Source information: The prediction has a mean pLDDT of 82. The RNA shown here (SAM riboswitch aptamer (S box leader)) has 96 nucleotides and comes from uncultured Anaerotignum sp. NCBI's taxonomy places the organism under Bacteria, Bacillati, Bacillota, Clostridia, Anaerotignum. The RNAcentral record of the sequence draws on MGnify.

[in-house]
RNA sequence: CUUAUCAAGAGUGGUUGAGGGACAGGGCCCUGUGACACCCGGCAACCGGCGGAAACGCAUCGGUGCCAAUUCCCCCGCAAGUUUGCGGAAGAUGAG
Numbered sequence: 001c002u003u004a005u006c007a008a009g010a011g012u013g014g015u016u017g018a019g020g021g022a023c024a025g026g027g028c029c030c031u032g033u034g035a036c037a038c039c040c041g042g043c044a045a046c047c048g049g050c051g052g053a054a055a056c057g058c059a060u061c062g063g064u065g066c067c068a069a070u071u072c073c074c075c076c077g078c079a080a081g082u083u084u085g086c087g088g089a090a091g092a093u094g095a096g
Stems, first nucleotide, its partner, number of pairs: 001096006011040001013039003019030003025074003041067003046063003049058003071090001075088006
């Protein structure tokens, strides 16, 4: 850079011990009834794998990813109209 996906899913565990929710700011939240991180566990099925003519399916194994809240919300455009829908931007993840 290209492309696909992003409203589903995932612990009453162990260690640690104060912060965290991508960046700046704001909002709103989570957090000593223990955050973050690590380990274990799990989810998922993008790639590999297996089955299949394909659509699609499986999860025993490998590579990632993920496990509060829509990608927590905020920005821009369009349509309806004081909220919603669609699209874009930005971001995340996979594959190339």